């Protein structure tokens, strides 16, 4: 170079046939409990904002009523061929 899979909170990782993003799990805060710690059980945990509310899936763009999800173009990583 060509071809192919991929990229989602702090980090693994789910989202069916396009129709409520972050489901579960770790870690992280706070409380109960314990002399303390661990375990455990409860709640909370993306950004910005006082709030309402608004952004937010690698970056830009596009299609659509709607996009993580299609579609180009770029980055990056990983396999495969030369």
């Nucleotide at each position: 170079g060509c071809g192919g899979a991929c990229g989602u909170g702090g980090c693994g990782g789910a989202a069916c046939u396009g129709g409520c993003a972050g489901a579960c799990g770790c870690a992280c805060c706070g409380g109960c409990u314990u002399u303390a710690g661990g375990a455990g059980c409860c709640g909370g945990c993306g950004c910005c904002g006082a709030g309402a509310g608004g952004c937010g899936u690698g970056g830009g763009g596009g299609u659509u009523c709607g996009a993580a999800u299609c579609c180009c173009c770029c980055c990056g990583u990983c396999c495969g061929c030369a």
Predicted 3D model of an 82-nucleotide RNA (transfer RNA) from an Acidimicrobiales bacterium. The coordinates come from a structure-prediction model, not an experiment, and the mean pLDDT is 81. Its Rfam family is "tRNA". Its family is annotated with triplet codon-amino acid adaptor activity in the Gene Ontology. The organism belongs to Acidimicrobiales, within Bacteria.